Predicted 3D model of a 74-nucleotide RNA (transfer RNA) from an uncultured Lachnospiraceae bacterium. The sequence was found in a public genome assembly. Its mean pLDDT, the model's own confidence on a scale to 100, is 81. It matches the Rfam family "tRNA". From the family's description: Transfer RNA (tRNA) molecules are approximately 80 nucleotides in length. Its family is annotated with triplet codon-amino acid adaptor activity in the Gene Ontology.
RNA sequence: GUCUCAAUAGCUCAGUAGGAUAGAGCGACCGCCUCCUAAGCGGUAGGUCGGAGGUUCGAAUCCUCUUUGGGACG
Numbered sequence: 001g002u003c004u005c006a007a008u009a010g011c012u013c014a015g016u017a018g019g020a021u022a023g024a025g026c027g028a029c030c031g032c033c034u035c036c037u038a039a040g041c042g043g044u045a046g047g048u049c050g051g052a053g054g055u056u057c058g059a060a061u062c063c064u065c066u067u068u069g070g071g072a073c074g
Stems, first nucleotide, its partner, number of pairs: 001073007010026004019057001028044005050066005
């Protein structure tokens, strides 16, 4: 330099032939249970889906540029 993969909640990840409120587990907080703790059960909060632009009635998803990290080739 060229190609390729990844980036979504505090952490680990799902969701991509576009479809309306963006999810799970763990963690945090509140409550139930218990003599207390742990375990178990219920609930709540937490995200402008790496950034910018474009296409579209509609974008986490498609296109372009770009940032960071991994890989292959030279």